[in-house]
Molecule: transfer RNA
Organism: Candidatus Micrarchaeota archaeon
């Protein structure tokens, strides 16, 4: 100091314009004498900052910060 890849729920990771989802994990009900296990619900996200395009950006564009990795 350059390349490339990634950053979205507590964690693991989907979605690449039309306004966010899955498993695990949390609570709550239902079963159980009682846990686990199943079943049903619910809670939780300025999608890493900023700035542009756009009717409308998590999603394209810059620019910036972190992590990976490669070169020098």
């Nucleotide at each position: 100091g350059g390349g490339c890849u990634c950053g979205u729920a507590g964690c693991u990771c989907a979605g690449g314009a039309g306004u966010a989802g899955a498993g695990c994990g949390c609570u709550c009900g239902c079963u159980u004498u009682g846990c686990a296990a199943g079943c049903g619900a619910g809670a939780g996200g300025u999608c890493g900052c900023g700035g542009g395009u756009g009717c409308g950006a998590a999603u394209c564009c810059c620019g910036c910060c972190g992590a990976g990795u490669c070169c020098a």